The RNA shown here (Glycine riboswitch aptamer) has 87 nucleotides and comes from an uncultured Burkholderiales bacterium. Model confidence (mean pLDDT): 76 of 100.

This record gives sequence, C1' cells and structure tokens, in this order.
RNA sequence: AACCGACCCGUGGGAGAGAGCCGAACCCGGCCGCCGAAGGCGCAACCCACCCAGCAACCGCUCAGGCAAGAGGACCGCGGGCAUCGG
Repeated sequence: AACCGACCCGUGGGAGAGAGCCGAACCCGGCCGCCGAAGGCGCAACCCACCCAGCAACCGCUCAGGCAAGAGGACCGCGGGCAUCGG
C1' cells in the first nucleotide's frame, strides 16, 4: 500500500403477543392475560487437583421492553467509508 472482518453511513427484508379491564378517565394510577428478536441477567462443555471465579447462543429468565397502525426490532442482503481494532 492493497484486501477481508469488526465498526460506521445509506438502503431493502425482518417474527411473536389484549386497539384488554377498572378509576372524575387524552395525562396518570391500579388490575388481569400474554410475547421474545433491542438492552440486561443465567449456564453446558472448557478452565481449575477440587471449590470459588471466568465463560456462548436464535437456549432459559422476563428485570427492562413489547402486544391495531406507526415506531422499534435480533438477524440477513446490497452499496459505500476505512479514523480505530483484528487478520
């Protein structure tokens, strides 16, 4: 220097589950049902003599979030960028 990945920008796709009920009630508060794919938390193998500690997911929990549309959305595709990190 070039390329690839992470990452960033743009763009296309993108699931689930009550437009629930009550209250002087657009806000707000309370109650019940439900969902998993932002985030968060948990752990098998592994590590360790053993324990503790560490440690993954689209698995589990449901704290947070969500349950018409809109928004959000893990993840996937395409185009671009190359400051930083890794190769």